The RNA shown here (transfer RNA) has 73 nucleotides and comes from Candidatus Levybacteria bacterium RIFCSPHIGHO2_01_FULL_36_15.
RNAcentral records the identical sequence in 2 taxa.
It matches the Rfam family "tRNA". By type it is a transfer RNA.
The organism belongs to Candidatus Levyibacteriota, within Bacteria.
[in-house]
RNA sequence: GGCUCCAUCGUCUAGAGGCCUAGGACAUAGCGUUCUCAACGCUGUAACACCGGUUCGAAUCCGGUUGGAGCCA
Numbered sequence: 001g002g003c004u005c006c007a008u009c010g011u012c013u014a015g016a017g018g019c020c021u022a023g024g025a026c027a028u029a030g031c032g033u034u035c036u037c038a039a040c041g042c043u044g045u046a047a048c049a050c051c052g053g054u055u056c057g058a059a060u061c062c063g064g065u066u067g068g069a070g071c072c073a
Stems, first nucleotide, its partner, number of pairs: 001072007010026004018056001028044005049065005
């Protein structure tokens, strides 16, 4: 330098154009239970890397940028 793949809550992940103002697990906060703790139950907080495009509608499709992984030279 060329090519391929990846990027979503604090962490791991679901998602394949409308059923998603994005779901689950762990973590975390509150409440309940308990003499207390743990465990358990209920509730809450918390995310689509960035910029553009396509579309009536984009986390999802396309282009670019950034970062990461791999292959070739």